[in-house]
RNA sequence: GGGCGGUUAGCUCAGCUGGUAGAGCGCCUGCCUUACAAGCAGGAGGUCGCCUGUUCGAGCCAGGCACCGCCCA
Numbered sequence: 001g002g003g004c005g006g007u008u009a010g011c012u013c014a015g016c017u018g019g020u021a022g023a024g025c026g027c028c029u030g031c032c033u034u035a036c037a038a039g040c041a042g043g044a045g046g047u048c049g050c051c052u053g054u055u056c057g058a059g060c061c062a063g064g065c066a067c068c069g070c071c072c073a
Stems, first nucleotide, its partner, number of pairs: 001072007010025004019056001027043005049065005
């Protein structure tokens, strides 16, 4: 330098045909317990990597850029 895959909650990851952003774990509060864990109930937490474009509408489509991984040179 070229090709391919990836980037979504604190972590690991889903997200269908473009139409309300989700799960598990973790965190917080309450219940339970002598206490802790487990369990039960509830809650907080998001620039969907960045910019531009297409569209009535973009996590999803198009272009560019950045970063991570693999392969080729």